Context: one part of a larger RNA
RNA sequence: GGAUGAACGCUGGCGGUGUGCCUUAGGCAUGCAAGUCGGACGGGAUUUACACCUUCGGGUGUAAUGAGAGUGGCAGACGGGUGAGUAACGCGUAGAUAUCUACCUUAUAGUAAGGAAUAGCUCAUCGAAAGGUGGGGUAAUACCAUAUAGUUCCCUCAGGGGUAAAGGCUUCGGCCGCUAUAAGAGGAGUCUGCGUCCUAUCAGGCAGUUGGUGGGGUAAUGGCCUACCAAACCUAUGACGGGUAGCCGGUGUGAGAGCACGACCGGCCACAAGGUCACUGAGACACGGGACCUACAUCUACGGAUGGCAGCAACCGGGAAUUUUGCGCAAUGGGCGAAAGCCUGACGCAGCGACACCGCGUGUGGGAAGAAGUUCUUCGGAAUGUAAACUACUGUGGCGAGGGAAGAAGUAUGACUGUACCUCGCUAGAAAGCACCUGCUAACUACGUGCCAGAAGCCUCGGUAAUACGUAGGGUGCAAGCGUUAUCC
Numbered sequence: 001g002g003a004u005g006a007a008c009g010c011u012g013g014c015g016g017u018g019u020g021c022c023u024u025a026g027g028c029a030u031g032c033a034a035g036u037c038g039g040a041c042g043g044g045a046u047u048u049a050c051a052c053c054u055u056c057g058g059g060u061g062u063a064a065u066g067a068g069a070g071u072g073g074c075a076g077a078c079g080g081g082u083g084a085g086u087a088a089c090g091c092g093u094a095g096a097u098a099u100c101u102a103c104c105u106u107a108u109a110g111u112a113a114g115g116a117a118u119a120g121c122u123c124a125u126c127g128a129a130a131g132g133u134g135g136g137g138u139a140a141u142a143c144c145a146u147a148u149a150g151u152u153c154c155c156u157c158a159g160g161g162g163u164a165a166a167g168g169c170u171u172c173g174g175c176c177g178c179u180a181u182a183a184g185a186g187g188a189g190u191c192u193g194c195g196u197c198c199u200a201u202c203a204g205g206c207a208g209u210u211g212g213u214g215g216g217g218u219a220a221u222g223g224c225c226u227a228c229c230a231a232a233c234c235u236a237u238g239a240c241g242g243g244u245a246g247c248c249g250g251u252g253u254g255a256g257a258g259c260a261c262g263a264c265c266g267g268c269c270a271c272a273a274g275g276u277c278a279c280u281g282a283g284a285c286a287c288g289g290g291a292c293c294u295a296c297a298u299c300u301a302c303g304g305a306u307g308g309c310a311g312c313a314a315c316c317g318g319g320a321a322u323u324u325u326g327c328g329c330a331a332u333g334g335g336c337g338a339a340a341g342c343c344u345g346a347c348g349c350a351g352c353g354a355c356a357c358c359g360c361g362u363g364u365g366g367g368a369a370g371a372a373g374u375u376c377u378u379c380g381g382a383a384u385g386u387a388a389a390c391u392a393c394u395g396u397g398g399c400g401a402g403g404g405a406a407g408a409a410g411u412a413u414g415a416c417u418g419u420a421c422c423u424c425g426c427u428a429g430a431a432a433g434c435a436c437c438u439g440c441u442a443a444c445u446a447c448g449u450g451c452c453a454g455a456a457g458c459c460u461c462g463g464u465a466a467u468a469c470g471u472a473g474g475g476u477g478c479a480a481g482c483g484u485u486a487u488c489c
Stems, first nucleotide, its partner, number of pairs: 001489004006485005013360006019353002021318001026316002030313003035074003040071002047064007081271003090196008099188003104184008112146001114144002121136006153162003167176003197243003204234002209231008246268004250261004273294005296307004324350001326349003332346001333344004363393004373384004397427007407416001433478005439458002444473005454461002
């Protein structure tokens, strides 16, 4: 000198674009953050219309409406958060294959004919609740067996053997599905070479350890697991141990080499109160699913139950320090749905903070050998200083009035927003500070103080004439900021 997710002091006019718990991966009241499909299914509270009956209370039937719940499907493994752990095939890069892949695309063939249940419902019953238990009966794109497939699928001793399906809507044209197989795209798993911090005041480490055979397990290779056999394997090119740390694209600085960092944005990984486990599923060992243990918290009728903000806000705590319990699905994107649409704290916006960067303003021209005040003075004067006053003008901005978008692609649909912007009118009116002035280093005098009070980045300054302390006048630098502190180059 440059830089920062900064903080602190003094000060503070406006706009745009960004950015904002770096500390306790501490604890969390409240609300919201993942649903959707009636064109898979049985049903159906409620409301409305009409008709009939009526004891005038209402009841019955038909048509429409279709809440809440349930079965079923898809989604919930994405999106969002955090960086605790991890020195590792975790990440980066270049390869490999013994593998899987829902939705999507392409192609071929098929979609026949049956069955038995079960929730909802109803009846009974246990419990404070959460939640159960038993009887009855019901549907399906839920479940099960049969037929077909004998191929391009699977097993195989190459003879042969074996596995499937579901319907819904329709304007009757078809559309959406379902099953099998093959291929693609995108995604995922696994393996390998190379690279990836400090420490030897860590020198030996290791028994599933290293390899083989048989078996198991997985979508798949493999000590991944197991039985047996052999005794290997790693290591000063640093094993093993200890410390620290998510990695990268990148960011800062530097002429570069390098050094430091890894906030925001993007890719990968890991985690979801601490720990262990599996289920479902194409995919999880699953943040807002489940089981168990632990700690903590809440309810309780004391028998038992319930919870997990490292989602968005908010709160407490910690801290030098970090925002609103806001608006909207209008756009972009995602889930479900044939669609209308519903959901979406992703996202789009608004709010707060000079936290950063960028831009603009706080007026412009004229105006005295020069007012007043203040400071200094050799008492003559000098400085502040064209500065002010005064005068002429301008309207960035401000205020008032009127108009008013784009963002919508696509008939309709705009949270932002009566915003940006435009026009007219009025007004110099709201709008300058901070640090420094011995040298380094641009900028000097007076008074006060008297090794005191204090200053200080370094040399140092201050003990009665202090350009170094404090105040004032003047000056220098930067400017809506200026200084200080911390950290990096």
Small-subunit ribosomal RNA, 5' domain from Candidatus Pacebacteria bacterium CG2_30_36_39, 489 nucleotides, folded computationally. Its mean pLDDT, the model's own confidence on a scale to 100, is 84. Rfam family: Bacterial small subunit ribosomal RNA. Taxonomically the source falls in Minisyncoccota (Bacteria, Bacillati). The sequence was found in a public genome assembly.